[in-house]
RNA sequence: AAAAUAUUUUUAGCGCAUGGUCAAACUUAAUGUUUGUUGACGAGGACAGAAUUUAUCGAAUAAUCAGCGGAUGAUUCUGCGGCAUACUACUGUCGUUAAUUACUGGCAAAAACACAUAGUGAUAUGUGAACAAAUACAGUAUAAGUAGUAGC
Numbered sequence: 001a002a003a004a005u006a007u008u009u010u011u012a013g014c015g016c017a018u019g020g021u022c023a024a025a026c027u028u029a030a031u032g033u034u035u036g037u038u039g040a041c042g043a044g045g046a047c048a049g050a051a052u053u054u055a056u057c058g059a060a061u062a063a064u065c066a067g068c069g070g071a072u073g074a075u076u077c078u079g080c081g082g083c084a085u086a087c088u089a090c091u092g093u094c095g096u097u098a099a100u101u102a103c104u105g106g107c108a109a110a111a112a113c114a115c116a117u118a119g120u121g122a123u124a125u126g127u128g129a130a131c132a133a134a135u136a137c138a139g140u141a142u143a144a145g146u147a148g149u150a151g152c
Base pairs, nucleotide, nucleotide: 014069015068016067018066019065020038022036023035024034025033026032041058042057043056047079048078049077050076051075052074053073080095081094082093083092084091085150086149087148088147089146090145101141102140103139104138105137113128114127115126116125117124118123
């Protein structure tokens, strides 16, 4: 360093559970009580710091409702770093796969359905074939400064 096996950990589209939804039990039968259930499906996303902001994309039979906390988003500023022939300064644009723009290619899971398991139940868990968009990424095209010095 590589491979195999075993174990442990993995934190954020993540967590919580105030209202609400739904279930069971109870009851005085009401805008009731108690105990539970549900309350985001994946894709994507991190140079460092600060401020602001209801933080990207689509899927869904749409309560995936309202709410709280957190958050890798966006914008602005500062610093560091890459690129723009080399160095320095500035400017522009990005963030270590480190210009921009356009086009093309390209990737999911859940719900649902079927089965199994657990539960009185709401419901939960597991297995099974399929179905996005944006970004990243790949390809093609486009296309990259100013000043000084150096070099040509």

GlmS glucosamine-6-phosphate activated ribozyme aptamer, 152 nucleotides, folded computationally. Its Rfam family is "glmS glucosamine-6-phosphate activated ribozyme aptamer". By type it is a riboswitch. Its mean pLDDT, the model's own confidence on a scale to 100, is 76. The sequence was found by an Rfam model in a public genome assembly.